Predicted 3D model of a 110-nucleotide RNA (SAM riboswitch aptamer (S box leader)) from Thalassobacillus sp. CUG 92003.
RNA sequence: CUCUUAUCCGGAGUUGGUGGAGGGACAGCCCCUGAGAAGCCCGGCAACCAUCACGUGGAAGUGAAAAGGUGCUCAACUGCAGCAAGGCCAUAGGUCUUGGACGAUAAGAG
Numbered sequence: 001c002u003c004u005u006a007u008c009c010g011g012a013g014u015u016g017g018u019g020g021a022g023g024g025a026c027a028g029c030c031c032c033u034g035a036g037a038a039g040c041c042c043g044g045c046a047a048c049c050a051u052c053a054c055g056u057g058g059a060a061g062u063g064a065a066a067a068g069g070u071g072c073u074c075a076a077c078u079g080c081a082g083c084a085a086g087g088c089c090a091u092a093g094g095u096c097u098u099g100g101a102c103g104a105u106a107a108g109a110g
Base pairs, nucleotide, nucleotide: 001110002109003108004107005106006105007104008103013042016041017040018039022032023031024030026082028080029079043073044072045071048069049068051064052063053062054061083099084098085097086096087095088094089093
C1' cells in the first nucleotide's frame, strides 16, 4: 500500500502541564481557534488483540480483570453534503428517510 471482517448517536480533564498558530481526512458549505489551534506529556475512558475462567470434538459463545499491544478522550452524530432510490413542498430548487461510498479504529491475510 491492497484485500477481508467488525465497529463508528454510549463513555472519558468544569482544558492539568507544555506549546504558540493553526484546526475540523477532502479545492464545497458551515464552523472552532491568542478567552490559546496542531503537536507532545500526564490523567482518564473503553475492552479490538493478548490474558484468565466456563463452554466446545474444534469453533462459536458467556463472564472476569485492566499489569501487556493498540485505540479513543478537552466542539458540533464521522459537523453537513458528495453516489443511488423513495417521500413531501413546490419548481428545476429545497427538505426528509433509507442504503451505499468516502473516512477512522481494531484484528487478520497478501
Taxonomically the source falls in Thalassobacillus (Bacteria, Bacilli, Caryophanales, Bacillaceae).